Context: one part of a larger RNA
RNA sequence: CUGGGCAUAAAGGGCGCGUAGGCGGCCCGACAAGUCUGUGGUGAAAGCCUCCCGCUUAACGGGAGAAGGGCCGUGGAUACUGUCGGGCUCGAGGGAGACAGGGGCAGGUGGAACUUCCGGUGGAGCGGUGAAAUGCGUUGAGAUCGGAAGGAACUCCGGUGGCGAAAGCGACCUGCUGGAUCUCUGCUGACGCUGAGGCGCGAAAGCCAGGGGAGCAAACGGGAUUAGAUACCCCGGUAGUCCUGGCCCUAAACGAUGGGUACUGAGUAGCGGACUGGACAUGGGUUCGCUGCUGGAGCAAAUGUGGUAAGUACCCCGCCUGGGGAGUAUGGUCGCAAGGCUGAAACUC
Numbered sequence: 001c002u003g004g005g006c007a008u009a010a011a012g013g014g015c016g017c018g019u020a021g022g023c024g025g026c027c028c029g030a031c032a033a034g035u036c037u038g039u040g041g042u043g044a045a046a047g048c049c050u051c052c053c054g055c056u057u058a059a060c061g062g063g064a065g066a067a068g069g070g071c072c073g074u075g076g077a078u079a080c081u082g083u084c085g086g087g088c089u090c091g092a093g094g095g096a097g098a099c100a101g102g103g104g105c106a107g108g109u110g111g112a113a114c115u116u117c118c119g120g121u122g123g124a125g126c127g128g129u130g131a132a133a134u135g136c137g138u139u140g141a142g143a144u145c146g147g148a149a150g151g152a153a154c155u156c157c158g159g160u161g162g163c164g165a166a167a168g169c170g171a172c173c174u175g176c177u178g179g180a181u182c183u184c185u186g187c188u189g190a191c192g193c194u195g196a197g198g199c200g201c202g203a204a205a206g207c208c209a210g211g212g213g214a215g216c217a218a219a220c221g222g223g224a225u226u227a228g229a230u231a232c233c234c235c236g237g238u239a240g241u242c243c244u245g246g247c248c249c250u251a252a253a254c255g256a257u258g259g260g261u262a263c264u265g266a267g268u269a270g271c272g273g274a275c276u277g278g279a280c281a282u283g284g285g286u287u288c289g290c291u292g293c294u295g296g297a298g299c300a301a302a303u304g305u306g307g308u309a310a311g312u313a314c315c316c317c318g319c320c321u322g323g324g325g326a327g328u329a330u331g332g333u334c335g336c337a338a339g340g341c342u343g344a345a346a347c348u349c
Stems, first nucleotide, its partner, number of pairs: 003321004007303002012317001014201004021194003025088007033081002035077008049065006091191001092188002094185005103177007110154001114150008125136002162169002206247006215241002220236004258316006266294011298305002322349003331342004
């Protein structure tokens, strides 16, 4: 390379938008580039293959023929692909109405708890643990009542529930704003899918500048434990955690499962809609979207998966190719740094 693969064995890019490219619905016509076919040319000689011949044989040599991936010209075919033209509405989009939601951003508001401060009552302990001690307290702690300030997070509702592309999103109100879903549609008419590069977003920790700092808490100090204890437990405690602006760009960024479309038995539950019956209905039925569970065929090494596929197919992208060395070295590139991305080999089993 080919092939075979990527839930757990090596392997799905953290997620999206999108450039090139690849791929692409139904009907009609034209062309004939791909495709198929006839024919002509070329495909040097030697070699290979077949037949014949010559050296005693063979190797070797001689003669003849065949073959030759393909390439070029020319005549024709037109199903499929392509190109051009015309048409269509089921894909996609648009319009109208409705609707659920912790989707995003900004501003404002609230109560509980906590800590600190002030004041009252009170008077010896409090705190902490397996037990203690460090620690706090007669300069009045802890407890309790009243008051003030501050920062962070939003109990119950809360759910295998909702929303978001992912990261993620949970008090209440207001403003601005994205997307989905359902129903109707007489609109556009393939406008689609994917997506190398690229661009954007991207938990936590970390970095820069400025603010903020209640609680918690790396580091650090102390008390214990222990043979030791650079830990687990306890008392403290600074970065940080919070806000604004700018970086970083990683993760068990997980469903360890890329995206799209179509098809393929059932049962059951939840969430959001629409439709529906002879009458009532808190009920039933039908249907669309989403989220779960149980399981059939199939698939799978098994575990399992099973209309939310890991089934059956097609399209596009990413990735894997024995373990260690190693996500290291080196080069490149990005970054303030930390480091990220790209990413070997020797050697060894």
Molecule: small-subunit ribosomal RNA, central domain
Organism: uncultured bacterium